[in-house]
Model confidence (mean pLDDT): 82 of 100.
This is a predicted structure of a 1409-nucleotide RNA (small-subunit ribosomal RNA) from an uncultured bacterium.
Its Rfam family is "Bacterial small subunit ribosomal RNA".
The sequence is in RNAcentral, with records from ENA and SILVA.

RNA sequence: AGAGUUUGAUCCUGGCUCAGGAUGAACGCUAGCUACAGGCUUAACACAUGCAAGUCGAGGGGCAGCAUGGAGGAAGCUUGCUUUCUCCGAUGGCGACCGGCGCACGGGUGAGUAACGCGUAUCCAACCUUCCCCUUAGUAGGGCAUAGCCCGGCGAAAGUCGGAUUAAUACCCUAUGCUGUUCGAAGAGGACAUCUGAUUUGAACCAAAGACUUGUCGCUAAGGGAUGGGGAUGCGUCUGAUUAGGUUGUUGGCGGGGUAACGGCCCACCAAGCCAUCGAUCAGUAGGGGUUCUGAGAGGAAGGUCCCCCACAUUGGAACUGAGACACGGUCCAAACUCCUACGGGAGGCAGCAGUGAGGAAUAUUGGUCAAUGGGCGAGAGCCCGAACCAGCCAAGUAGCGUGCAGGAUGACGGCCCUAUGGGUUGUAAACUGCUUUUAUCGGGGGAUAAAGUCAGUUACGUGUAACUGUUUGUAGGUACCCGAUGAAUAAGGACCGGCUAAUUCCGUGCCAGCAGCCGCGGUAAUACGGAAGGUCCGGGCGUUAUCCGGAUUUAUUGGGUUUAAAGGGAGCGCAGGCCGGAGGUCAAGCGUGACGUGAAAUGUAGCCGCUCAACGGCUGAACUGCGUCGCGAACUGGUUUCCUUGAGUGAGUUCGAUGUGGGCGGAAUUCGUGGUGUAGCGGUGAAAUGCUUAGAUAUCACGCAGAACUCCGAUUGCGAAGGCAGCAUGCCAAGCCGUUACUGACGCUCAGGCACGAAAGCGUGGGGAUCGAACAGGAUUAGAUACCCUGGUAGUCCACGCAGUAAACGAUGAAUGCUAUCUCUGCCGGGGGCAAUGUGCUCUGCGGGGAACCAGCGAAAGCGUUAAGCAUUCCACCUGGGGAGUACGCCGGCAACGGUGAAACUCAAAGGAAUUGACGGGGGCCCGCACAAGCGGAGGAACAUGUGGUUUAAUUCGAUGAUACGCGAGGAACCUUACCCGGGCUCAAACGCGGAGGAUAAGCGCGGGGGAAACCCUGUGUCGCGCAAGCUAAUCCGCGAGGUGCUGCAUGGUUGUCGUCAGCUCGUGCCGUGAGGUGUCGGCUUAAGUGCCAUAACGAGCGCAACCCCCAUCCUACAGUUGCUAACGGGUAAAGCCGAGGACUCUGUGGAGACUGCCAGCGCAAGCUGCGAGGAAGGCGGGGAUGACGUCAAAUCAGCACGGCCCUUACGUCCGGGGCGACACACGUGUUACAAUGGCGGGGGACAGAGGGAGGCCACCUGGCGACAGGGAGCGGAGCCCGAAAACCCGUCUCAGUUCGGAUCGGAGUCUGCAACCCGACUCCGUGAAGCUGGAUUCGCUAGUAAUCGCGCAUCAGCCAUGGCGCGGUGAAUACGUUCCCGGGCCUUGUACUCACCGCCCGUCAAG
Repeated sequence: AGAGUUUGAUCCUGGCUCAGGAUGAACGCUAGCUACAGGCUUAACACAUGCAAGUCGAGGGGCAGCAUGGAGGAAGCUUGCUUUCUCCGAUGGCGACCGGCGCACGGGUGAGUAACGCGUAUCCAACCUUCCCCUUAGUAGGGCAUAGCCCGGCGAAAGUCGGAUUAAUACCCUAUGCUGUUCGAAGAGGACAUCUGAUUUGAACCAAAGACUUGUCGCUAAGGGAUGGGGAUGCGUCUGAUUAGGUUGUUGGCGGGGUAACGGCCCACCAAGCCAUCGAUCAGUAGGGGUUCUGAGAGGAAGGUCCCCCACAUUGGAACUGAGACACGGUCCAAACUCCUACGGGAGGCAGCAGUGAGGAAUAUUGGUCAAUGGGCGAGAGCCCGAACCAGCCAAGUAGCGUGCAGGAUGACGGCCCUAUGGGUUGUAAACUGCUUUUAUCGGGGGAUAAAGUCAGUUACGUGUAACUGUUUGUAGGUACCCGAUGAAUAAGGACCGGCUAAUUCCGUGCCAGCAGCCGCGGUAAUACGGAAGGUCCGGGCGUUAUCCGGAUUUAUUGGGUUUAAAGGGAGCGCAGGCCGGAGGUCAAGCGUGACGUGAAAUGUAGCCGCUCAACGGCUGAACUGCGUCGCGAACUGGUUUCCUUGAGUGAGUUCGAUGUGGGCGGAAUUCGUGGUGUAGCGGUGAAAUGCUUAGAUAUCACGCAGAACUCCGAUUGCGAAGGCAGCAUGCCAAGCCGUUACUGACGCUCAGGCACGAAAGCGUGGGGAUCGAACAGGAUUAGAUACCCUGGUAGUCCACGCAGUAAACGAUGAAUGCUAUCUCUGCCGGGGGCAAUGUGCUCUGCGGGGAACCAGCGAAAGCGUUAAGCAUUCCACCUGGGGAGUACGCCGGCAACGGUGAAACUCAAAGGAAUUGACGGGGGCCCGCACAAGCGGAGGAACAUGUGGUUUAAUUCGAUGAUACGCGAGGAACCUUACCCGGGCUCAAACGCGGAGGAUAAGCGCGGGGGAAACCCUGUGUCGCGCAAGCUAAUCCGCGAGGUGCUGCAUGGUUGUCGUCAGCUCGUGCCGUGAGGUGUCGGCUUAAGUGCCAUAACGAGCGCAACCCCCAUCCUACAGUUGCUAACGGGUAAAGCCGAGGACUCUGUGGAGACUGCCAGCGCAAGCUGCGAGGAAGGCGGGGAUGACGUCAAAUCAGCACGGCCCUUACGUCCGGGGCGACACACGUGUUACAAUGGCGGGGGACAGAGGGAGGCCACCUGGCGACAGGGAGCGGAGCCCGAAAACCCGUCUCAGUUCGGAUCGGAGUCUGCAACCCGACUCCGUGAAGCUGGAUUCGCUAGUAAUCGCGCAUCAGCCAUGGCGCGGUGAAUACGUUCCCGGGCCUUGUACUCACCGCCCGUCAAG
């Protein structure tokens, strides 16, 4: 000293939370010792029991009890001893009693009290004071009683009554009596005076007590002192205004009474005051202070222990006694409660110390001693004291000490973790060796606190002190402390480990159990739950809870704010209040300074000192920031006084405006009325309908009535305090500006309450009522439509008077004053000079006003910026997280509506402001794409094929599911595949590696036999390795490594789809911004393109685009030349590159050329665009392919492969037979074939490809078969042989029909592949001949060699369910005006409360809980 938390990120505002300290604490876990402090915060609740105030015999009468003595009797008897009884107050003493003093202190508690209660300062000429000290004077003479004791009565008791007798330092009378008290007279002094009153004098009144050891203690009066008290006053002392008025002894006076004393303290009379917004009264809460905690301080909170003051003593009231009380352990009365009782009546008061019950989360012993300190009494010894000092209990606080120290590694065992043959960690930790002994236990020693005090004696001076001697006094306690012995021996835990916040791993759990101070963890890999291991922090404690301060500048005096975050009153006038211009004089209240008094001690603080240290304690100092008094100073504030004119105001002059108000006038429009013309509609809307109209509307003309509002001018206009103000002229009232400087001379600013103003709507009364028009009615719209739209229409809108008093009453910005750069524009009234020469010219300047842009500065930013949100001053108003709520209650106002004032419970961790990136918009601009449009052909209807869903099933294995799943994984499911189901087997298991045993016997292999569905099992027989050898090796057995298409694609790698071949995505440096971020990448033009050019706080660069790569199109007198080709030459055939030969051509392969807006014209700054331009095979990217940026979808795949974790291990592994993946009411996707004549048929004829493939193959050709095919059989591992077109074309036929269309389905007969075609293959032939006649809503593809159409090939493959996929060529179109709309995308901009990003967010109602 800060941190966490609002957001995708940022800055700010703002709340919530945490880290610190503290406590009279409590609870949880744990606990060795010592010292010092502390201990009912709750029920001022109730209390059993014991103790807490007595003392004096040197005041008294006395003698119950004790002791001594004496006397007498009795007993034992040793004749003077013991015991016992009686008597004597004679002595020590003393219960009870009279009397004195004390009991008013000490101790407890905090209920009451908001008060002179407390604190501080001052005053009392308005007072008292026992005991103590000093001074003066005195202490004379008498008397009456009474308690006790005794007798008697009553009563259960408590107690009480009567009689008799008696004492005193008890009580009374008299005397004396002062400087005492009261009254009278004179009266110095106090500046005068009201008044006070020294001093003098007169009158009246009031005293006393004795005791004994005879020199002391007492007693009385008076004065003084000290101490303690009483009273008065200034200042300070909690919250609430949703408490605004209170008060009748109230305020004052006069006179009395009362008191120690003042006083309405009390009383009679008189007056009507007194207190209060500077907060009276009322309500709530509370003892106050020194101090304590916290804080840098200012403050905030608290008032336990200790000290001071106050109040109280079961509750309420009252007095008595006394120096002092209205009295905690006194009295009386009343009340409640408890107890005793003989029922008649009595007793009691722990908020004293212990203790009990109760309450409560919670707080101790019915202890010891008067040794010390202190108090009461006493002459004193002494007695008494739950005051006090000690001890006991309690981690409840602070401080100190200890639980050992050193060595000790192959780093043991065990635990835990990991990448697990090995490491890491626990950890020098342990074991083990050596050492020490605080503490503990045992034994011994030890006498601080007492140099005090008591008593007795002696001495000194001298009359009460000191010294000495002797004697005696210790609760704690045989304690502290010291010495010795024993032996590491007796002694460590708690919380935490996601961030804040120091400290991490494994297992378990699986939004469960649970955690949590805030944010938040937990839904199968949890550093956040529970356990373990390890670690961190503190340590005889550690955590939790509660409370206070801090952090919080989050109530802001120090030290905040109010345009948009909460917050400027709607606006003006203005009393109180606050603040206030220049000069001089004066005062000294504020202010400054010096001195004095006080500010108790303790506490805190500095130094020194004492307990072994420390805590703790002692001494000394400063401090105690305060209050009071007396001086000094005079800058500032203030008071007072004299001036001034610049603030403010007044007069006269010029001028300005939709300022207000009164009555008057005007035209257009609207509706209505009357009359005319005129005829079928009008009106209204997106489209309609309701409505009006043949009873004549709408339209149009004329005349008339009414009410309301004032077109154009008219705006960044003007005026007004705001609300607000608009036809014209006018009356009245008022404001402002400018110039002049005549007058006043600070007269000013602001303003809580108060007063008046205050849009629209609303209310009351009365008018008025044309238009418009809440409510209402009808018509539409709609799922509905209590709305938006339409037709009507009441209140209202207008006027007068009155109320109401609110608005986004906004500049969301209070008023006033001063200061602080510019530039430009505009309006008004002035002034000056110059230019220029009449134009109300240009320019400069003063004042006022309305705007715009900007410096500085400010601001969180947006922005504000001389009209401040800048720099300052003054005053007012308002704010303190969001919701609840501007609500409730109360009060005030109002006719009402409602307005003003204005909470809390509860709840959330946010709510909010500004700006940023994106995304989105039924926002805008620009642009693109078979996106639409324009076209061509399809799908959706039928049958079939295939995939999917669903259903079914023993199983119908699994995955893929909008676009981006569905002829997809699968480019070949009859067995196999195969993962699924049923059944039967195997368990080192199907294969392989390593190690060991083994050693040619088993076994294996071959051929058999039996069982079996097969796998497999049983069984017969043959073979029985290599090397010279040592030995090696096969097989077999054992061990270690297996295996899993089981789960998790949301743990992953790799690969893939999609946006999208869309033109984007970023970086470095610089610059801008507090920052997120921006700029660059924006703008203009251009492009298919972030393609390029220009511009430019940006300059460059990267990944993408393009190009480089492949194929196609042209050429090469470039090369090569067989299996291809054949122009020239030759040969040759029925014909044919058939042969020799050739490289010219085609072609094949390789390598090059070519195209670049290069040329021309136009446009353009350029880039580039345009052109039926030239040239060229090709022209503006020539066509096609490959190539897929940063990223998005937790997209797909654990079943292609790989891989973390989890799971199975005689099974979730593996082998085999059979079945299933092919099921079938149904739904969807993708296709094939069709529905026909642009066609079918085959009936015939005769053409033209490309690209591929081929050896268990392609198969020419021949023969057989209607055919699939079969039997022969040449060539070819292939530019050589083989597979090989169809549509098209020509001829014929069919003639619009369920057909010579269509071919499903079914019957029969076959062929081929294969171990095997039943489930479940393809093909052939014969027969059968279903639906279907162009397909609803909707929807798909395609822009040229494309669509459409025709066939061919290949992969997989024994065969094939292929109509699929991938390729190849043949024939070969139509259309595109265009970008409004649908879909998708790109760039810029704008709004946003979205950022999981519009499939968002979010509001209301209902239902369940």